[in-house]
RNA sequence: UUUGAUCCUGGCUCAGAACGAACGCUGGCGGCAGGCCUAACACAUGCAAGUCGAGCGGUUAAAGCACCUUCGGGUGUGUAUAAAGCGGCAGACGGGUGAGUAACACGUGGGAACCUACCCUUCGCUACGGAAUAGGCUCCUGGAAACUGGGAAUUAAUACCGCAUACGCCCUACGGGGGAAAGAUUUAUCGCAGAAGGAUCGGCCCGCGCUAGAUUAGGUAGUUGGUGGGGUAAUGGCCUACCAAGCCUACGAUCUAUAGCUGGUUUGAGAGGAUGAUCAGCCACACUGGGACUGAGACACGGCCCAGACUCCUACGGGAGGCAGCAGUGAGGAAUCUUGCACAAUGGGCGAAACCCUGAUCCAGCCAUGCCGCGUGAGCGAAGAAGGCCCUUAGGGUUGUAAAGCUCUUUCAGUCGUGAAGAUAAUGACGGUAGCCACAGAAGAAGCCCCGGCUAACUCCGUGCCAGCAGCCGCGGUAAUACGGAGGGGGCUAGCGUUGUCCGGAAUUACUGGGCGUAAAGCGCGCGUAGGCGGACUAUGGUAAGUCAGAGGUGAAAUCCCGGAGCUCAACCCCGGAACUGCCUUUGAUACUGCCAGUCUAGAGUUCGAGAGAGGUGAGUGGAAUUCCGAGUGUAGAGGUGAAAUUCGUAGAUAUUAGGAAGAACACCAGUGGCGAAGGCGGCUCACUGGCUCGAUACUGACGCUGAGGAGCGAAAGCGUGGGGAGCAAACAGGAUUAGAUACCCUGGUAGUCCACGCCGUAAACGAUGAGAUGCCAGUCGUCGGGCAAGCAUGCUUGUUCGGUGACACACCUAACGCAUUAAGCACUUCCGCCUGGGGAGUACGGCCGCAAGGUUAAAACUCAAAGGAAUUGACGGGGGCCCGCACAAGCGGUGGAGCAUGUGGUUUAAUUCGAAGCAACGCGCAGAACCUUACCAACCCUUGACAUCCUGAUCGCGGUUACCCGAGAGGGUUUCCUUCAGUUCGGCUGGAUCAGUGACAGGUGCUGCAUGGCUGUCGUCAGCUCGUGUCGUGAGAUGUUCGGUUAAGUCCGGCAACGAGCGCAACCCACACUCUUAGUUGCCAGCAUUCAGUUGGGCACUCUAGGAGAACUGCCGAUGAUAAGUCGGAGGAAGGUGUGGAUGACGUCAAGUCCUCAUGGCCCUUACGGGUUGGGCUACACACGUGCUACAAUGGCAGUGACAAUGGGUUAAUCCCCAAAAACUGUCUCAGUUCGGAUUGUUCUCUGCAACUCGAGAGCAUGAAGUCGGAAUCGCUAGUAAUCGCGUAACAGCAUGACGCGGUGAAUACGUUCCCGGGCCUUGUACACACCGCCCGUCACACCAUGGGAGUUGGGUUUACCCGAAGACGGUGCGCCAACCCUUACGGGGGGCAGCUGGCCACGGUAAG
Repeated sequence: UUUGAUCCUGGCUCAGAACGAACGCUGGCGGCAGGCCUAACACAUGCAAGUCGAGCGGUUAAAGCACCUUCGGGUGUGUAUAAAGCGGCAGACGGGUGAGUAACACGUGGGAACCUACCCUUCGCUACGGAAUAGGCUCCUGGAAACUGGGAAUUAAUACCGCAUACGCCCUACGGGGGAAAGAUUUAUCGCAGAAGGAUCGGCCCGCGCUAGAUUAGGUAGUUGGUGGGGUAAUGGCCUACCAAGCCUACGAUCUAUAGCUGGUUUGAGAGGAUGAUCAGCCACACUGGGACUGAGACACGGCCCAGACUCCUACGGGAGGCAGCAGUGAGGAAUCUUGCACAAUGGGCGAAACCCUGAUCCAGCCAUGCCGCGUGAGCGAAGAAGGCCCUUAGGGUUGUAAAGCUCUUUCAGUCGUGAAGAUAAUGACGGUAGCCACAGAAGAAGCCCCGGCUAACUCCGUGCCAGCAGCCGCGGUAAUACGGAGGGGGCUAGCGUUGUCCGGAAUUACUGGGCGUAAAGCGCGCGUAGGCGGACUAUGGUAAGUCAGAGGUGAAAUCCCGGAGCUCAACCCCGGAACUGCCUUUGAUACUGCCAGUCUAGAGUUCGAGAGAGGUGAGUGGAAUUCCGAGUGUAGAGGUGAAAUUCGUAGAUAUUAGGAAGAACACCAGUGGCGAAGGCGGCUCACUGGCUCGAUACUGACGCUGAGGAGCGAAAGCGUGGGGAGCAAACAGGAUUAGAUACCCUGGUAGUCCACGCCGUAAACGAUGAGAUGCCAGUCGUCGGGCAAGCAUGCUUGUUCGGUGACACACCUAACGCAUUAAGCACUUCCGCCUGGGGAGUACGGCCGCAAGGUUAAAACUCAAAGGAAUUGACGGGGGCCCGCACAAGCGGUGGAGCAUGUGGUUUAAUUCGAAGCAACGCGCAGAACCUUACCAACCCUUGACAUCCUGAUCGCGGUUACCCGAGAGGGUUUCCUUCAGUUCGGCUGGAUCAGUGACAGGUGCUGCAUGGCUGUCGUCAGCUCGUGUCGUGAGAUGUUCGGUUAAGUCCGGCAACGAGCGCAACCCACACUCUUAGUUGCCAGCAUUCAGUUGGGCACUCUAGGAGAACUGCCGAUGAUAAGUCGGAGGAAGGUGUGGAUGACGUCAAGUCCUCAUGGCCCUUACGGGUUGGGCUACACACGUGCUACAAUGGCAGUGACAAUGGGUUAAUCCCCAAAAACUGUCUCAGUUCGGAUUGUUCUCUGCAACUCGAGAGCAUGAAGUCGGAAUCGCUAGUAAUCGCGUAACAGCAUGACGCGGUGAAUACGUUCCCGGGCCUUGUACACACCGCCCGUCACACCAUGGGAGUUGGGUUUACCCGAAGACGGUGCGCCAACCCUUACGGGGGGCAGCUGGCCACGGUAAG
């Protein structure tokens, strides 16, 4: 980090440590370590194994000596000793690498059948002979070269051979037989040979431990064992002949893949996990494969032979080579060093020794690769300096004691001097190194990453889903703490980040330490093999495998840990201890587990007696119904549906009557009743048969539980063969429905459903809950089958007990839902199965099964950061319940058709300014566009500006007015006259005004209503929206606000884990309706006077006006309701249940509308997107829509007569002025495009106004269009309402069919709430929460990524069969050849060999098939 929020499950991700690392930026010093992880790829060059003259033949300087001399020198002697050789020892150690190897390779602990040069101890011996050969020299000769080439002659030994001897040794048939040596030297001594023992190294055998895959289940033929023989140092099928048929394997053989093993290293609390660089032990390898030789030791890194690949040389005939030794080169790669010094030390080889050799080793060089240490200064220092492309609320803040300045120090680095230990007597590569002394000067020495959350650290600018960031979540679409830069801050520090790998966190493979009702997860079910687990004998016996204890051996060193010690400290190193949790041997203990023996009855089973049941299989049988068949009666329809049609029927259906046939299923009983392991089982009877329950006694004596593999059962559908087929009915056909309808509905109808046999083997095969033993843990109420007891009604009731099956519920458990003695509780548990993020996928490949369909077992690549469970609040539903509204219905009148008016869209235009867009835009902003307005267009003008403030200068005003010129005008230029601001310190000093200049600025109806305020619309005048405290819940939340009534209302009453409260409702406010009262002027006039006239006197009763008061509250009565709230009816009353109409609009929703009313953030323009003027436009016109007016006529038109009103306006409460029409009456018209209707047009006028051309209103005369009541659809209205009639007002120069008001006349209807629309409450489902205009599935098209299949093709590994058969050892042969010994007549022979030939074995190679 999944959600609007919550709890859980669950994955992904991060913070830690480590590294043989690499990359980026940066880089002062020292110490100690480390340094090809890749190509076991190929290698130029140099070095890495020699030594011994005291084994040998010999060779050769100098000095010395001797001799000679031509005085140059030469010869002899002579030794250290060069080159090469014979001989001895060492080249099997040391050094490198990890290819192979899953193995007695390694680790650990044991064992017996062995060898062991050099070393140590002991015993005895060390005589006599002989023949060659290398080299050298001489001679001959091959080759390009290499040359362990050839030939002839010659030569030595500690080389080789024979013989003698044999304490001990070996063989033996027990008689006997066999077998050794070497010398060197002046002495000492060093050697040689035989034997025994030791030490050391090594070989061999065994127990245990040691990677993954079962989509590898069978493997094996010298294979397993035996006997004889061979071979070896030695055991052994190690090899061979014969005999037997074994041996390994589910505790994982064989096969495949991967891998050197260990001490250790790293991580972790531990258990574990990962790893096997450096150091140490073992193993294996040395270009690849094979082979032996020599030797004490090899099948040999710097030896040999053969084959192969590669490289080099070549005279083409043939040769040479092997860095996985140290340096180094190329290549590969992200990546890993010097072709250094020295044998001074340690160690090794040879030698008597001196010495020699030693790329082992010791040192140095390179690299921040790691670990450790040190430094880059310390103290004081506030004017809190300056500067900052930093921030800012413009005051300041921050950088910051930081700097400057003053005082001080010198580690490290630098310079000069001195100078070790490492070395026992000599010898020092390192190295004039470490260390020490002195000197100078703050002097030479800081970077990297990060700052949205996780995670310590925030602001500004730029950018504008771009550029980019990103470990996860995610950031960026004009105010980015997330990009880039800057300032500031945080972290670490000679380093810091990134990448990679491993462990951790991850209890996310759970041994320690998880789960499986619904999140992933219980096999469909039982039987049962192997295996695992298993009752009592608390005083059973034995044993001692497990277990526990003691002792001994081993567990290499190093490492880790502890204690010391040494480098100034540390890293590092040294000493000691502990530890190494392991293995082996031995002695003991015996509780528990195991094993052996014994006993028991509580588990399990047997016996006897009862009992219930749709348990199973087979055979038989019954009635009802459907259909069909023949017949009777009978006539026109039947059938079917929402409505129809297809269909059947005059060839007689449907209906009805009786009869017959066939198949399938068994009404009622019937029940959260019964039985069964599950699937499942239902008429009745019989036969056979499985299991279960209860009761009782006796018996067996743990016989039990579970159960990998295995075998069996297993709904429906499906398959095969053969029957059967009434009804039903996939497919199919037709009819409907529909936009379509491969569906739902209807008419038909085939497989199938049924039976027998055989397959299949799966289901939401579910209680989504494995089995069992159990054992324990409150209850209540049912029901089924038994038993016992009591009571009486004698078939019932009550109680109790065992076994099933249900409902509710406590504790506990659970994420919650829920479960709860039939657990999902507790405990011992026991055993089996299964799970480990979502998708890909229960898919592909492979195997097994199947006739097929298909089943079973079962991945990966790739992709996402979620997928999921339960519960919560909303919203939604062509879910449910209740209720309301002119919502429908019932009515009245319209719109939609015509003409015109007006608004909008569209189109047009230089411009037709802009906004408003379902209801909730469209007679809306606009309460009124000819100019103005005006924001738009064209042209012409102005630039501190038409307007505001500040500064400077000038003037003292300003202003009004006459006339004229240019111009379309704005504007520009002349001109006449009138007037001459206020205060005053008398100074243009102050205020004020005008003009000019300068820049700060003005100005913008320019953009963003998705940055905003304010205002408004809408749901909706709907009855709702919330809070405090308490309670419940892990929590989101719930409760209250739900429920029963009632209301217009969350209005009120009652009840209730709720009790209260707030905003809404209602009331309070205004108007109208009634009465009273106060006041009577400009109002009124009953009575009294008067007049043309309420004109006047008078009066204030009435009307009226405008102040106040009263009045209505379900108050009264009855009924009803619960005795409530209330409802219904009545009385009285002007008014009756909210009296009527207004104003009043909760929490919120729509990013609703408005930046063009106003205000305002940000952005943009600044001689223009600002300002002014003239003219034009907003008035256009194929068309479409909204809202209206006037009509289509006789309920009417026209003419005449004819009254009555209220708002309101006019400067004012009423005087006065502006004022009606319809109605009603009379006459006329008589159903027609008319005496209806008035559009359009011509013409003449009027009014307003600078001006009616674009573009006003009105009047007269003339003209007289469409239209005869309007399709689908749709609007308003419930009473003084609709309808109808006129009147007034605002803005306005003028312009009204609009808007806002006013009165006159004055209806119809409402049964009712099924339906349409909208709304409220409760409830329910949900995969929705941007909330149904939601979410979401599949195909297709195009592009790209990964994977699978694919006719095939290709490479590698490995196996089998056959062919070929190098070198080599072994066997055979050996006519050619041969010094040693024997015989010999000296010719030769024997013994013993060599070459050659040959046989089996065998590497490479070849063919074929897996």
Molecule: small-subunit ribosomal RNA
Organism: uncultured Rhodovulum sp.